Bacterial RNase P class A from Sphingobacterium populi, 385 nucleotides, folded computationally. Its Rfam family is "Bacterial RNase P class A". Gene Ontology terms of the family: dimeric ribonuclease P complex, tRNA processing and ribonuclease P activity. It is annotated as a ribozyme. RNAcentral holds the sequence, with entries from ENA. Model confidence (mean pLDDT): 75 of 100.
[in-house]
RNA sequence: AAGCAAACUGGUUCUAUCGCUGCUCUAUUAAGUUAGAGGAGAGGAAAGUCCGGGCAACGUAGAGCAACACGCUUCCUAACAGGAAGGCGCAUUCUCAGGAAUGCGAUAGAAAGUGCCACAGAAAAUAAACCGCCUUUGCAAAAAGGUAAGGGUGAAAACGUGAGGUAAGAGCUCACGGCUUUGCAUAGUGAUAUGUAUCGCGGUAAACCUCGUGUGUUGAAAAACCAAAUAGGUUGCAGGCUUCGGAAAAGGUGGCUCGCCUUUUGUCUUCGGACAGCUGCAAUGGGUAGGUUGAUACAGCCUGUGUGCAAAUGCAGGCGUAGAUAAAUGAUAGAGGUCCGACGCGAGUCGGGCACAGAACCCGGCUUACAAGGUUUGCUUCUUU
Repeated sequence: AAGCAAACUGGUUCUAUCGCUGCUCUAUUAAGUUAGAGGAGAGGAAAGUCCGGGCAACGUAGAGCAACACGCUUCCUAACAGGAAGGCGCAUUCUCAGGAAUGCGAUAGAAAGUGCCACAGAAAAUAAACCGCCUUUGCAAAAAGGUAAGGGUGAAAACGUGAGGUAAGAGCUCACGGCUUUGCAUAGUGAUAUGUAUCGCGGUAAACCUCGUGUGUUGAAAAACCAAAUAGGUUGCAGGCUUCGGAAAAGGUGGCUCGCCUUUUGUCUUCGGACAGCUGCAAUGGGUAGGUUGAUACAGCCUGUGUGCAAAUGCAGGCGUAGAUAAAUGAUAGAGGUCCGACGCGAGUCGGGCACAGAACCCGGCUUACAAGGUUUGCUUCUUU
RNA backbone atom coordinates (compact mmCIF):
# COMPACT_ATOMS: atom_id res chain seq x y z
C1' A A 1 0.00 0.00 0.00
C1' A A 2 -3.79 -3.54 -1.41
C1' G A 3 -7.35 -7.36 -0.22
C1' C A 4 -10.56 -10.12 3.28
C1' A A 5 -13.28 -10.32 7.99
C1' A A 6 -15.53 -8.13 12.44
C1' A A 7 -17.38 -3.94 15.51
C1' C A 8 -19.05 1.05 15.29
C1' U A 9 -20.55 5.33 12.38
C1' G A 10 -23.32 7.00 8.15
C1' G A 11 -28.20 7.41 5.90
C1' U A 12 -27.60 13.45 -0.25
C1' U A 13 -28.27 19.45 0.03
C1' C A 14 -30.47 24.04 -1.92
C1' U A 15 -33.78 26.97 -5.23
C1' A A 16 -38.28 27.59 -8.28
C1' U A 17 -43.32 26.04 -9.92
C1' C A 18 -47.58 23.09 -9.01
C1' G A 19 -50.24 19.73 -5.61
C1' C A 20 -51.85 17.32 -0.55
C1' U A 21 -52.72 17.34 5.17
C1' G A 22 -52.91 19.95 9.71
C1' C A 23 -52.04 24.56 12.79
C1' U A 24 -52.11 30.20 13.46
C1' C A 25 -53.93 35.01 11.64
C1' U A 26 -57.21 38.02 8.34
C1' A A 27 -61.61 38.45 5.38
C1' U A 28 -66.05 35.87 3.91
C1' U A 29 -70.05 32.18 4.55
C1' A A 30 -76.08 29.22 7.08
C1' A A 31 -71.71 26.12 7.91
C1' G A 32 -64.00 24.71 8.00
C1' U A 33 -68.13 27.34 3.19
C1' U A 34 -64.61 30.12 0.12
C1' A A 35 -60.04 32.95 -0.42
C1' G A 36 -55.21 34.99 1.11
C1' A A 37 -50.65 35.10 4.18
C1' G A 38 -47.17 32.50 7.52
C1' G A 39 -44.85 28.13 9.77
C1' A A 40 -44.69 22.66 10.06
C1' G A 41 -45.13 17.72 7.80
C1' A A 42 -42.50 9.62 7.75
C1' G A 43 -36.93 6.31 10.51
C1' G A 44 -32.22 4.41 12.33
C1' A A 45 -34.47 0.91 11.87
C1' A A 46 -40.95 3.58 11.40
C1' A A 47 -39.88 -3.43 10.36
C1' G A 48 -40.44 -8.13 13.82
C1' U A 49 -44.27 -8.07 18.01
C1' C A 50 -39.41 -10.71 21.31
C1' C A 51 -38.91 -8.17 26.51
C1' G A 52 -39.92 -3.89 30.01
C1' G A 53 -43.04 0.11 31.25
C1' G A 54 -46.50 4.69 30.89
C1' C A 55 -51.73 5.17 30.03
C1' A A 56 -57.04 3.09 30.01
C1' A A 57 -60.82 -0.45 31.74
C1' C A 58 -62.16 -4.57 34.77
C1' G A 59 -60.48 -6.33 39.25
C1' U A 60 -57.89 -7.09 43.93
C1' A A 61 -59.24 -8.81 52.37
C1' G A 62 -56.31 -13.08 52.13
C1' A A 63 -53.89 -18.18 52.58
C1' G A 64 -52.06 -22.61 50.26
C1' C A 65 -50.87 -25.31 45.84
C1' A A 66 -49.86 -25.33 40.71
C1' A A 67 -47.83 -22.73 36.43
C1' C A 68 -44.31 -19.37 34.32
C1' A A 69 -39.83 -16.30 34.37
C1' C A 70 -34.90 -15.17 36.18
C1' G A 71 -30.15 -17.29 38.35
C1' C A 72 -21.67 -14.91 39.57
C1' U A 73 -20.89 -9.63 42.05
C1' U A 74 -21.52 -4.33 42.28
C1' C A 75 -23.53 -0.15 39.89
C1' C A 76 -27.08 2.51 36.10
C1' U A 77 -32.27 2.97 34.87
C1' A A 78 -39.25 4.18 35.61
C1' A A 79 -38.27 -0.95 34.69
C1' C A 80 -36.13 -5.04 31.98
C1' A A 81 -34.26 -11.52 29.88
C1' G A 82 -31.31 -4.38 28.79
C1' G A 83 -26.50 -1.47 29.66
C1' A A 84 -21.45 -0.40 32.31
C1' A A 85 -17.42 -2.12 35.22
C1' G A 86 -15.47 -6.37 37.55
C1' G A 87 -14.93 -11.95 39.17
C1' C A 88 -14.46 -17.02 37.62
C1' G A 89 -13.97 -20.65 33.64
C1' C A 90 -12.58 -22.10 28.55
C1' A A 91 -10.06 -21.18 23.81
C1' U A 92 -6.25 -18.64 20.72
C1' U A 93 -1.84 -15.67 20.43
C1' C A 94 2.52 -13.38 22.61
C1' U A 95 6.43 -13.85 26.60
C1' C A 96 12.83 -17.11 28.93
C1' A A 97 9.40 -16.92 32.92
C1' G A 98 6.05 -14.14 35.73
C1' G A 99 2.18 -12.76 33.17
C1' A A 100 -0.47 -9.95 29.21
C1' A A 101 -3.95 -9.22 25.05
C1' U A 102 -8.27 -10.78 22.27
C1' G A 103 -12.68 -13.69 21.89
C1' C A 104 -16.58 -16.81 23.98
C1' G A 105 -19.78 -18.38 28.34
C1' A A 106 -27.91 -20.03 29.21
C1' U A 107 -22.08 -18.33 34.82
C1' A A 108 -26.81 -21.17 41.76
C1' G A 109 -26.76 -26.67 43.45
C1' A A 110 -24.04 -33.41 41.36
C1' A A 111 -22.16 -34.17 49.36
C1' A A 112 -31.22 -34.59 48.93
C1' G A 113 -33.09 -38.00 45.27
C1' U A 114 -34.27 -40.17 40.30
C1' G A 115 -32.47 -40.63 35.29
C1' C A 116 -28.91 -40.62 31.00
C1' C A 117 -23.62 -41.40 28.93
C1' A A 118 -25.22 -43.93 21.62
C1' C A 119 -21.45 -46.89 18.91
C1' A A 120 -16.86 -49.06 20.20
C1' G A 121 -15.02 -51.58 24.43
C1' A A 122 -14.04 -56.87 29.18
C1' A A 123 -16.34 -52.90 31.64
C1' A A 124 -19.55 -46.28 31.62
C1' A A 125 -20.29 -45.39 38.58
C1' U A 126 -22.20 -50.70 44.21
C1' A A 127 -18.04 -51.18 37.13
C1' A A 128 -14.47 -54.51 35.00
C1' A A 129 -10.72 -58.63 32.69
C1' C A 130 -9.71 -58.66 25.72
C1' C A 131 -4.20 -58.68 25.32
C1' G A 132 -0.62 -58.55 29.07
C1' C A 133 1.98 -59.55 34.24
C1' C A 134 2.50 -63.12 38.61
C1' U A 135 1.66 -68.09 41.38
C1' U A 136 0.30 -73.44 41.20
C1' U A 137 -0.51 -78.09 38.20
C1' G A 138 1.15 -80.07 33.47
C1' C A 139 5.99 -83.07 28.49
C1' A A 140 3.00 -79.71 25.81
C1' A A 141 -1.69 -77.71 24.59
C1' A A 142 -4.09 -75.83 28.37
C1' A A 143 -6.62 -75.31 33.38
C1' A A 144 -7.30 -72.85 38.40
C1' G A 145 -6.28 -68.49 41.26
C1' G A 146 -4.48 -63.28 41.90
C1' U A 147 -3.95 -58.35 39.53
C1' A A 148 -5.50 -53.43 37.35
C1' A A 149 1.09 -50.64 37.11
C1' G A 150 1.79 -51.58 30.86
C1' G A 151 -1.26 -52.00 25.96
C1' G A 152 -6.01 -51.74 23.16
C1' U A 153 -11.45 -49.36 22.54
C1' G A 154 -13.55 -44.64 23.44
C1' A A 155 -15.43 -37.80 24.15
C1' A A 156 -14.45 -39.79 28.91
C1' A A 157 -11.77 -45.96 31.93
C1' A A 158 -12.35 -43.73 38.25
C1' C A 159 -7.00 -37.43 40.51
C1' G A 160 -1.62 -37.07 38.55
C1' U A 161 3.98 -37.88 38.97
C1' G A 162 7.87 -40.33 41.59
C1' A A 163 9.69 -43.71 45.27
C1' G A 164 8.97 -47.78 48.60
C1' G A 165 6.59 -52.32 49.06
C1' U A 166 4.81 -56.91 46.61
C1' A A 167 4.73 -63.50 43.85
C1' A A 168 3.10 -59.65 40.37
C1' G A 169 0.39 -55.19 41.49
C1' A A 170 -2.98 -51.31 43.54
C1' G A 171 -3.46 -44.59 47.79
C1' C A 172 -1.36 -50.35 50.16
C1' U A 173 2.39 -46.55 52.44
C1' C A 174 5.16 -41.99 51.84
C1' A A 175 6.69 -37.23 49.27
C1' C A 176 5.22 -33.43 45.97
C1' G A 177 1.26 -31.44 43.05
C1' G A 178 -4.19 -30.52 41.05
C1' C A 179 -9.42 -30.00 42.14
C1' U A 180 -13.42 -30.08 45.91
C1' U A 181 -16.07 -29.64 51.23
C1' U A 182 -15.76 -27.08 55.81
C1' G A 183 -13.15 -23.68 59.26
C1' C A 184 -9.58 -19.68 60.49
C1' A A 185 -6.42 -15.24 59.13
C1' U A 186 -5.41 -11.07 55.64
C1' A A 187 -7.21 -7.75 51.39
C1' G A 188 -11.74 -6.15 48.97
C1' U A 189 -18.65 -2.88 49.14
C1' G A 190 -18.87 -7.81 46.91
C1' A A 191 -18.32 -11.95 43.59
C1' U A 192 -13.52 -13.65 44.94
C1' A A 193 -7.91 -13.90 45.76
C1' U A 194 -3.66 -15.48 48.88
C1' G A 195 -2.04 -18.53 53.00
C1' U A 196 -3.10 -22.52 56.32
C1' A A 197 -5.65 -26.85 58.42
C1' U A 198 -9.45 -30.54 57.44
C1' C A 199 -12.81 -33.71 54.26
C1' G A 200 -12.87 -36.21 49.95
C1' C A 201 -11.80 -37.46 44.25
C1' G A 202 -16.27 -39.44 36.44
C1' G A 203 -19.44 -36.33 33.37
C1' U A 204 -24.40 -34.39 32.60
C1' A A 205 -29.38 -30.03 35.61
C1' A A 206 -30.79 -25.45 27.42
C1' A A 207 -32.53 -33.99 31.82
C1' C A 208 -36.46 -34.38 35.84
C1' C A 209 -35.40 -32.13 40.34
C1' U A 210 -33.62 -28.91 44.75
C1' C A 211 -32.69 -23.82 46.47
C1' G A 212 -33.42 -18.49 46.10
C1' U A 213 -36.01 -14.14 43.99
C1' G A 214 -40.42 -12.56 41.52
C1' U A 215 -45.54 -12.50 39.09
C1' G A 216 -53.37 -9.82 37.79
C1' U A 217 -55.94 -9.79 32.83
C1' U A 218 -56.91 -7.25 28.29
C1' G A 219 -54.95 -3.75 24.93
C1' A A 220 -56.33 2.38 21.63
C1' A A 221 -60.39 -2.21 17.23
C1' A A 222 -58.27 -0.40 25.15
C1' A A 223 -61.81 2.92 26.88
C1' A A 224 -65.01 7.65 27.92
C1' C A 225 -68.93 11.10 26.49
C1' C A 226 -72.97 13.12 23.31
C1' A A 227 -76.87 12.42 19.71
C1' A A 228 -80.39 9.18 17.17
C1' A A 229 -83.38 4.75 16.71
C1' U A 230 -85.82 0.23 18.29
C1' A A 231 -89.35 -4.40 20.80
C1' G A 232 -85.51 -2.60 27.16
C1' G A 233 -89.13 -8.33 22.86
C1' U A 234 -89.34 -14.02 22.93
C1' U A 235 -87.62 -18.91 24.74
C1' G A 236 -84.93 -22.30 28.08
C1' C A 237 -82.27 -23.45 32.77
C1' A A 238 -81.12 -22.34 38.19
C1' G A 239 -82.55 -19.87 42.97
C1' G A 240 -86.19 -18.87 46.68
C1' C A 241 -85.53 -23.32 52.62
C1' U A 242 -85.35 -22.08 57.83
C1' U A 243 -85.55 -23.82 64.52
C1' C A 244 -83.93 -16.60 62.03
C1' G A 245 -78.25 -18.90 64.41
C1' G A 246 -77.83 -20.19 59.47
C1' A A 247 -78.14 -23.65 55.16
C1' A A 248 -78.48 -24.25 49.83
C1' A A 249 -78.04 -22.55 44.70
C1' A A 250 -76.12 -19.14 41.02
C1' G A 251 -72.51 -15.40 39.80
C1' G A 252 -67.66 -12.68 40.74
C1' U A 253 -62.48 -12.85 42.63
C1' G A 254 -55.67 -14.58 36.26
C1' G A 255 -55.60 -21.44 36.91
C1' C A 256 -57.34 -25.06 41.30
C1' U A 257 -58.87 -25.50 46.68
C1' C A 258 -60.34 -22.94 51.06
C1' G A 259 -61.92 -18.23 52.33
C1' C A 260 -64.39 -13.42 51.01
C1' C A 261 -68.26 -10.36 48.33
C1' U A 262 -73.28 -9.83 45.66
C1' U A 263 -78.43 -11.73 44.73
C1' U A 264 -82.34 -14.89 46.45
C1' U A 265 -90.52 -11.84 46.45
C1' G A 266 -95.97 -11.97 46.15
C1' U A 267 -100.85 -14.31 44.95
C1' C A 268 -103.71 -18.75 44.40
C1' U A 269 -103.92 -23.98 45.44
C1' U A 270 -107.21 -30.20 44.44
C1' C A 271 -100.53 -29.54 48.22
C1' G A 272 -98.64 -32.46 42.59
C1' G A 273 -98.02 -27.30 41.59
C1' A A 274 -99.62 -22.70 38.66
C1' C A 275 -99.20 -17.32 37.49
C1' A A 276 -96.59 -12.62 37.78
C1' G A 277 -92.05 -10.29 39.15
C1' C A 278 -86.45 -10.14 40.70
C1' U A 279 -81.23 -11.95 40.10
C1' G A 280 -77.78 -14.79 37.17
C1' C A 281 -76.39 -17.76 32.75
C1' A A 282 -77.38 -19.20 27.62
C1' A A 283 -79.85 -18.84 22.84
C1' U A 284 -82.77 -16.18 19.27
C1' G A 285 -84.73 -11.66 17.13
C1' G A 286 -85.06 -6.18 16.13
C1' G A 287 -82.91 -0.97 15.90
C1' U A 288 -78.56 2.19 15.42
C1' A A 289 -73.51 2.03 13.75
C1' G A 290 -73.20 9.55 13.30
C1' G A 291 -69.94 12.86 16.10
C1' U A 292 -66.24 14.36 19.93
C1' U A 293 -62.30 12.84 23.25
C1' G A 294 -58.41 9.24 23.80
C1' A A 295 -54.27 11.41 19.90
C1' U A 296 -49.31 13.60 21.08
C1' A A 297 -45.34 18.42 26.38
C1' C A 298 -42.63 14.36 27.04
C1' A A 299 -38.91 8.81 32.14
C1' G A 300 -38.60 14.94 25.47
C1' C A 301 -34.44 17.25 22.55
C1' C A 302 -29.95 20.67 21.99
C1' U A 303 -25.61 23.53 24.03
C1' G A 304 -22.23 24.49 28.03
C1' U A 305 -20.26 22.89 32.63
C1' G A 306 -19.34 19.64 37.15
C1' U A 307 -19.06 14.31 39.18
C1' G A 308 -17.93 9.26 37.69
C1' C A 309 -12.96 4.24 34.72
C1' A A 310 -17.76 3.81 32.33
C1' A A 311 -23.02 3.03 31.74
C1' A A 312 -25.06 7.44 33.43
C1' U A 313 -26.23 11.76 36.30
C1' G A 314 -26.39 17.13 38.87
C1' C A 315 -26.66 22.42 37.54
C1' A A 316 -27.44 26.60 34.01
C1' G A 317 -29.43 28.29 29.41
C1' G A 318 -32.32 27.41 25.01
C1' C A 319 -36.12 24.81 21.70
C1' G A 320 -41.35 22.93 20.63
C1' U A 321 -40.31 19.10 16.29
C1' A A 322 -46.60 15.06 11.89
C1' G A 323 -51.47 13.78 14.04
C1' A A 324 -54.15 11.26 9.50
C1' U A 325 -58.90 7.86 10.15
C1' A A 326 -58.87 4.26 4.53
C1' A A 327 -55.34 6.90 5.91
C1' A A 328 -51.66 13.51 3.88
C1' U A 329 -46.06 14.21 4.26
C1' G A 330 -45.57 14.39 -3.10
C1' A A 331 -44.33 15.50 -8.53
C1' U A 332 -41.35 18.23 -12.16
C1' A A 333 -37.04 21.24 -13.50
C1' G A 334 -32.30 23.26 -12.46
C1' A A 335 -27.87 23.77 -9.66
C1' G A 336 -24.75 21.29 -6.18
C1' G A 337 -22.58 17.01 -2.83
C1' U A 338 -20.40 12.20 -2.85
C1' C A 339 -18.74 7.53 -5.20
C1' C A 340 -17.27 4.66 -9.71
C1' G A 341 -15.51 4.38 -14.93
C1' A A 342 -13.32 6.58 -19.54
C1' C A 343 -10.41 10.71 -21.71
C1' G A 344 -6.84 14.57 -20.46
C1' C A 345 0.15 17.16 -18.76
C1' G A 346 -3.34 19.83 -15.89
C1' A A 347 -7.70 22.73 -15.04
C1' G A 348 -11.49 19.84 -16.38
C1' U A 349 -15.16 17.03 -19.79
C1' C A 350 -18.55 12.92 -20.68
C1' G A 351 -21.40 8.80 -18.81
C1' G A 352 -23.42 6.09 -14.72
C1' G A 353 -24.80 5.21 -9.33
C1' C A 354 -26.63 6.99 -4.32
C1' A A 355 -28.88 1.39 -0.25
C1' C A 356 -32.76 -0.83 3.41
C1' A A 357 -37.25 1.05 3.32
C1' G A 358 -43.22 4.51 5.11
C1' A A 359 -45.69 7.00 11.38
C1' A A 360 -51.24 5.07 13.25
C1' C A 361 -51.50 5.52 21.75
C1' C A 362 -46.51 6.73 23.53
C1' C A 363 -41.53 5.60 25.43
C1' G A 364 -36.77 2.46 26.80
C1' G A 365 -34.30 -2.05 24.94
C1' C A 366 -33.36 -6.59 21.87
C1' U A 367 -33.42 -8.94 16.96
C1' U A 368 -33.50 -8.56 11.61
C1' A A 369 -32.55 -5.58 6.55
C1' C A 370 -29.10 -2.03 4.48
C1' A A 371 -25.49 1.36 -1.19
C1' A A 372 -21.42 4.84 -1.24
C1' G A 373 -18.13 6.92 2.39
C1' G A 374 -15.45 7.15 7.28
C1' U A 375 -13.00 5.16 12.10
C1' U A 376 -10.82 1.10 14.89
C1' U A 377 -9.04 -3.97 15.40
C1' G A 378 -7.32 -8.71 13.41
C1' C A 379 -5.40 -11.84 9.32
C1' U A 380 -3.00 -12.48 4.37
C1' U A 381 0.03 -10.64 0.27
C1' C A 382 3.45 -7.12 -1.89
C1' U A 383 7.06 -3.10 -1.53
C1' U A 384 10.64 -0.04 1.09
C1' U A 385 13.96 0.65 5.21